[in-house]
This record gives sequence, C1' cells and structure tokens, in this order.
RNA sequence: GCCGGGGUAGCUCAGCUGGUUAGAGCAGUCGCUUCAUAAGCGAAAGAUCGAGAGUUCGAGUCUCUCCCUCGGCA
Repeated sequence: GCCGGGGUAGCUCAGCUGGUUAGAGCAGUCGCUUCAUAAGCGAAAGAUCGAGAGUUCGAGUCUCUCCCUCGGCA
C1' cells in the first nucleotide's frame, strides 16, 4: 500500500428487511435477608451507538471521508 472483520453502558456482548421505549449479563449504587460477611432476592441508575457529512418522513442499521483496533496479502 491492497483486502476483510470489529468499534453500542465501567467490562463482555445482542440489536432482524431502516420504524415507534437502544437491551442483556457482570461490575458499581440503594434496599431486603444475616449477629456479621458471602451467596440469594428486589429496585433504581448508567450508552446523543468511534468522529464528521450525506440519503430519508425517519439512521445503531444504508452511502462517503477520516480515526482506532484485529487478521490476511504484498
């Protein structure tokens, strides 16, 4: 340099053929339980979806440019 995968919550990941509230588990917080801790149970909180632009009534999802990361080729 060329080709391909990935980037969504603190971490690991879902998210269909663009559609009405962007979810789960773990971690953390609060509560219940216990003499206490752990375990267990319950609740709330946490992401303007890597950045910018475009298309569209509507974009995490489609298009373009760029950034980061992983793999292959040279």
Predicted 3D model of a 74-nucleotide RNA (transfer RNA) from an Elusimicrobiota bacterium.